[in-house]
Predicted 3D model of a 74-nucleotide RNA (transfer RNA) from a Tepidisphaeraceae bacterium. RNAcentral records the identical sequence in 2 taxa.
RNA sequence: GCCCGCGUAGCUCAGUUGGAUAGAGCGCUGGUUUCCUAAACCGGAGGUCACAGGUUCGAGUCCUGUCGCGGGUA
Numbered sequence: 001g002c003c004c005g006c007g008u009a010g011c012u013c014a015g016u017u018g019g020a021u022a023g024a025g026c027g028c029u030g031g032u033u034u035c036c037u038a039a040a041c042c043g044g045a046g047g048u049c050a051c052a053g054g055u056u057c058g059a060g061u062c063c064u065g066u067c068g069c070g071g072g073u074a
Base pairs, nucleotide, nucleotide: 001073002072003071004070005069006068007067010026011025012024013023019057028044029043030042031041032040050066051065052064053063054062
């Protein structure tokens, strides 16, 4: 250089054939409980779905380019 895969919350990831409000666990945080802590239970916050453009009535999902990471190839 070329080819393939991946990029979604602080972390690890799900998200089906393009469709209703973008989710789970852990973490963070408020409360209940406890002498205190932990655990348990009930809440809450946190997202430019890597970036830009395109297709579409509608995009996390499809297409193009760019960036990053990983792998393959000479």
Lineage of the source: Bacteria > Planctomycetota > Phycisphaerae > Tepidisphaerales > Tepidisphaeraceae. Model confidence (mean pLDDT): 80 of 100. The sequence is in RNAcentral, with records from ENA and MGnify.